[in-house]
RNA sequence: CCUGGCUCAGAGCAAACGCUGGCGGCGUGCCUAAUACAUGCAAGUCGAACGAGAAACCCCUUCGGGGGUGGAAAGUGGCGCACGGGUGAGGAACGCGUGGAUAAUCUGCCCUCAGGUGGGGAACAACUAACCGAAAGGUUAGCUAAUACCGCAUAAGACUACAGCAUUUGCGGAUGCAGUAGUUAAAGAUUUAUCGCCUGAGGAUGAGUCCGCGUCCGAUUAGCUUGUUGGUGGGGUAAAGGCCUACCAAGGCUGCGAUCGGUAGCUGGUCUUAGAGGAUGAUCAGCCACACUGGAACUGAGACACGGUCCAGACUCCUACGGGAGGCAGCAGUAGGGAAUAUUGCGCAAUGGGGGAAACCCUGACGCAGCGACGCCGCGUGAGUGAUGAAGGCCUUAGGGUCGUAAAGCUCUGUUCUGUGGGAAUAAAAAAAUGAAGGUACCACAGAAGAAAGGACCGGCUAACUUCGUGCCAGCAGCCGCGGUAAUACGAGGGGUCCAAGCGUUGUUCGGAAUUACUGGGCGUAAAGCGGGUGUAGGUGGCUUGGUUAGUCAGAUGUGAAAGCCCAGGGCUCAACCCUGGAAGUGCAUCUGAAACUGCCAAGCUUGAGUACGGGAGAGGGAAGUAGAAUUCGAGGUGUAGUGGUGAAAUACGUAGAUAUCUCGAGGAACACCGGCUGCGAAGGCGGCUUCCUGGCCCAGUACUGACACUCAGACCCGAAAGCGUGGGUAGCAAACAGGAUUAGAUACCCUGGUAGUCCACGCCGUAAACAAUGGACACUUGGUGUUGGAGGUAUUGACCCCUUCAGUGCCGGAGCUAACGCGUUAAGUGUCCCGCCUGGGGAGUACGGCCGCAAGGUUAAAACUCAAAGGAAUUGACGGGGGCCCGCACAAGCGGUGGAGCAUGUGGUUUAAUUCGAAGCAACGCGCAGAACCUUACCAGCCCUUGACAUACCGAUCGCGAUUUCCAGAGAUGGAUUUCUUCAGCUAGGAUCGGAUACAGGUGCUGCAUGGCUGGCGUCAGCUCGUGUCGUGAGAUGUUGGGUUAAGUCCCGCAACGAGCGCAACCCUCGCCUUUAGUUGCCAGCAUUUAGUUGGGGGACUCUAACGAGACUGCCGUCGUAAGGCGGAGGAAGGUGGGGACGACGUCAAGUCAUCAUGGCCCUUAUGUCCAGGGCUACACACGUCCUACAAUGGCGAGUACAACGGGCAGCUAAGCCGCGAGGCCAAGCUAAUCCCUUAAAGCUCGCCCCAGUUCGGAUAGCAGUCUGCAACUCGACUGCUUGAAGGCGGAAUCGCUAGUAAUCGCGGAACAGCAUGCCGCGGUGAAUACGUUCCCGGGCCUUGUACACACCGCCCGUCACAUCACGAAAGUUGGCUGUACCAGAAGUCACUGAGCGAACCCCUGGAGACAGGCGCCCAAGGUAUGGUCGAUGAUUGGGGUGAAGUCGUAACA
Repeated sequence: CCUGGCUCAGAGCAAACGCUGGCGGCGUGCCUAAUACAUGCAAGUCGAACGAGAAACCCCUUCGGGGGUGGAAAGUGGCGCACGGGUGAGGAACGCGUGGAUAAUCUGCCCUCAGGUGGGGAACAACUAACCGAAAGGUUAGCUAAUACCGCAUAAGACUACAGCAUUUGCGGAUGCAGUAGUUAAAGAUUUAUCGCCUGAGGAUGAGUCCGCGUCCGAUUAGCUUGUUGGUGGGGUAAAGGCCUACCAAGGCUGCGAUCGGUAGCUGGUCUUAGAGGAUGAUCAGCCACACUGGAACUGAGACACGGUCCAGACUCCUACGGGAGGCAGCAGUAGGGAAUAUUGCGCAAUGGGGGAAACCCUGACGCAGCGACGCCGCGUGAGUGAUGAAGGCCUUAGGGUCGUAAAGCUCUGUUCUGUGGGAAUAAAAAAAUGAAGGUACCACAGAAGAAAGGACCGGCUAACUUCGUGCCAGCAGCCGCGGUAAUACGAGGGGUCCAAGCGUUGUUCGGAAUUACUGGGCGUAAAGCGGGUGUAGGUGGCUUGGUUAGUCAGAUGUGAAAGCCCAGGGCUCAACCCUGGAAGUGCAUCUGAAACUGCCAAGCUUGAGUACGGGAGAGGGAAGUAGAAUUCGAGGUGUAGUGGUGAAAUACGUAGAUAUCUCGAGGAACACCGGCUGCGAAGGCGGCUUCCUGGCCCAGUACUGACACUCAGACCCGAAAGCGUGGGUAGCAAACAGGAUUAGAUACCCUGGUAGUCCACGCCGUAAACAAUGGACACUUGGUGUUGGAGGUAUUGACCCCUUCAGUGCCGGAGCUAACGCGUUAAGUGUCCCGCCUGGGGAGUACGGCCGCAAGGUUAAAACUCAAAGGAAUUGACGGGGGCCCGCACAAGCGGUGGAGCAUGUGGUUUAAUUCGAAGCAACGCGCAGAACCUUACCAGCCCUUGACAUACCGAUCGCGAUUUCCAGAGAUGGAUUUCUUCAGCUAGGAUCGGAUACAGGUGCUGCAUGGCUGGCGUCAGCUCGUGUCGUGAGAUGUUGGGUUAAGUCCCGCAACGAGCGCAACCCUCGCCUUUAGUUGCCAGCAUUUAGUUGGGGGACUCUAACGAGACUGCCGUCGUAAGGCGGAGGAAGGUGGGGACGACGUCAAGUCAUCAUGGCCCUUAUGUCCAGGGCUACACACGUCCUACAAUGGCGAGUACAACGGGCAGCUAAGCCGCGAGGCCAAGCUAAUCCCUUAAAGCUCGCCCCAGUUCGGAUAGCAGUCUGCAACUCGACUGCUUGAAGGCGGAAUCGCUAGUAAUCGCGGAACAGCAUGCCGCGGUGAAUACGUUCCCGGGCCUUGUACACACCGCCCGUCACAUCACGAAAGUUGGCUGUACCAGAAGUCACUGAGCGAACCCCUGGAGACAGGCGCCCAAGGUAUGGUCGAUGAUUGGGGUGAAGUCGUAACA
């Protein structure tokens, strides 16, 4: 950079929860248990259809009652109850939506038209009586009316049958007209206006049925179906139809997804969206379905009927136990469930509905009110002024800032609120009456700033920052992630931001997500091309002409309900809300038109494709035969001790004769050279030679067919190796296995053996990094260069070269493409067509199921759970037991050491009251410490002090403060007492002391991982960067790489770079040569002088001193080289950086130091501060580092003798002299230093002794005696003398320094210091050896390469095991839901049959017809039995998987 997931910001909601809450309007309110329901209400009405006629009133009365009026309850009858209201269980269906059909239908009430309404009859309720029952209710007998019921008459019309004419129709059929025969009606009421009733035709409305299209998921559901599909006859219905039945035929559906399973009421719409889409189906509206569960019919115009009936079942209630009753998914309400959803309100005033002629009655429809911030909309919680910028809070750099004009104060207003008064519209086409809401909306007046602001957030995304508390705790978190002592992320305060009567949270939908891509994605390496082919369905398809009009395009008509969305206008003060109109509704259907394109039909064409003929190449395939080389084995010969094998070995073979060598033989497998990124094949794959059979391909040109083509789900075939089965074969090789090694182990790598297998035949398996990680076909798009097979041209001795072209196979590259890498006419370019596949990582290519397989296993293929990543390409680094080049005392070559001894010193450890603290690989350890007896000192035990040992400020007292003497107590600090001197400073904004109080002092207490400063290492290594330009999407690259060269990124050349900076080098200091200047304290050649001596004259020459210069630049010569430069030489004191020093880039190690100092924060404050004396830092079984001295003869000792440099000196260096063996002492010149002193340098040289030994080496240890410093040498100093005389005879593994005036060796000085060096820092003297070289070890630089690392290899990371936990699979089974099949069973009920019982209307009246009860049959709900399927739940045990802090074992992967 890309891919890709996760997450957020938006909008919405029938929401819920948390905190908070002033008002109003309009909406809205059981999403869960279609769970169960107490109580009340939700469907009645009509007396103008009918009988009867209570109470009250009136009249009459024989006092029993009767009549009239009246109209309640009940009844007969009519209409309604099929509307309205509720709910969404079921249903994936003509259920819904949309458009059609009904020539296949019905329609009460309503409207229009035509015709009619004659005359009779028999009952049953109510009622009365008797009886049964707890009740519900019922039985029997008797009376009665009707618009209830039943005949008869009439028949315009209707219907049925027969046959006819006309019109229309593609057919079937339909319509109209007339004819014959048959069938079929009626009801009355009344106020006399009318209202009813019957028949027919038409309308309107409503309903039924049918059809096209659309309508969720699963193929781990692939086959389903017997009334099933069709026909004929019959039945049935309002109506077509297997709707039902008998018979006949054997069909019908399905990959365009049947069947099965899961889920779901559908739509207008609603939410979201740029749109396309996606999600959804509350409220309102249309349709459907349902009414406790299941079944059934009756009535009716309409039901298989929410507030009807019957039956079965479950449940609830009543009961006298015999039997009964019930159905809120109507409105309220209750219980329950739940995160969660309201009043058992008012009214029929309006709108609408039912009945009625009407008045009117009924109406939980509806109109209103109540409750809920549940939603939308509107309003308010005040406005103006007000700076001592009040108080207070918070922060602070202590100055101030901020809350903040905010408040207070002053001046106003009155939305809202409260009170009082007034007061609607909604009421409607004559008038009157009628208002639940409601004394509501609204209006007026008065009062009062009074009663009315919260919630979330402030690390990034994302607007908004600080303090304190906390300290990986408590907690936060949408994702990334915060919290381990300085948290803008937790909690609180202050401040701020965003919304606001709300604000947040949770849930859910769309969006962002082009993250399922129709619009609008991909598949070489990120997830993704089937291993390959043949080919069916399907999809797609060359050129020309004609036709057609299905697709397509245009116009018109109908429809697309209303509401909603959008636009315009209007009404409530505005808005929400409501009203009116318009537009839109991208759709469907029909009609008309167009004919380019696609399709279809017809006719042709040849260029796609194919065929024939002529040539050609080939490891293409199958079968048979055959050759030689080699290995092994066998036999024999020669021959002798090893062979073989490895990093090195051993196992193994061999004296019973191996290996080696020669001859012969056996057998199996594979085919050297040729051989080539050559050839062939679809892929897998194919390699000696010959023969036979056979597939495909290429080239040239002629002829033929005439689109015959491309791709391809399913299907079929082929398919390396390994593996499996059967039978052979087996030389070599070789899983397993055995042995030997290696190793910590080594079930490996290596070695010696060795069985399956490898080979053949037949049959399975069906997978591979089956890869070009790249599906097939066609077309188009600049090139270069190899090579294979053809053809042609040119020509020739020769197809030798050359040119053109076709087909393959490679490389390099342009445009273009790509995230990049790369691809690039063999595309990953540009297009078309078809197929396959992908959608975060893990779980998992796994489980379950299906299919295949002998098995191994293959194929198809999930989920739970879990993570916020996993991944590709490229970049910069770092790293590599990767590569190249180069450097360094890095190795090597040398010299000397350390490691062994003794001692010194530091550290660890141990010890201790304390052994103060720090430093920790290199880069801590003779380091901080340039010097611990006290002090230092920080540590320990102990004695004291508390504004303090030290600073500033305040108050009071004193002015003999300070310095000084002595005494007492004490370890001292300290406390008490005392003496002397008044010299010095000071005279009041001062100073000192004492006392007091408070701010504060003080801390070597913690944090070097909060810091500054300083320092160390990488490293004096040669690197590290920038500007502009260029390249790249970008990180970044280029420059800085390359070729040379250098100590060097030093310089040169080249180069898309050109320049520049920090580093390198130089400039600085010092040493080395010379000149000039200058000569005291330095020097002394010459001159004289004194000589003991440069001692005194004198001199500036020399040395020296110390200042300025000069000199060296690869400048010159030769040579090599383009150059830079290298090599050699000359000259020169010095030569290629002349030697040394100072000087240390960008960075890095959270390197070191809070104990040098400074400093943030934290901590202590009668102590973690301060003072004091003593002790400790000096301990000592031990271990390590760094030194010193040695082990000796290149030495030791004794004597003599020569030559330095750097330095230091007044509380100092100290000469000379004297004393002491000596350390040193005494005395005492000189010197504030080129003058005097430290100061004799030592090794060296000369002479002598020692003679290889624990010594005349070595000096530890110890004893005694001393010296010096110092208040003081016990713990615990140095030195001296005498005596003592340890270890040690050159040091294991290992390891250090050094390249020239260096190593080694020798002494000298200095710092700090009273004293104390073997340490440190310097100085000079003597003065080497070696470097072939860069293979190796270590460190470093540059380039390159790989990478899964980036805290950067001390990295990352895998698997088993153990523990905990989570989800899942298997499992003997157990248990439940749904469902199939077979059978049993059979309530109620329709229908058919029967009907001996019963029997008002009609008749021919004894009786019959018809009807009914009853019976029986078919069908059928619940129920039952048996057996399957499927989906869950659960199950001892078991299997793998995920996750988890530091567990165990190894180290498989990344170099």
A computed fold for a 1455-nucleotide RNA from an uncultured prokaryote, annotated as small-subunit ribosomal RNA.
The coordinates come from a structure-prediction model, not an experiment, and the mean pLDDT is 83.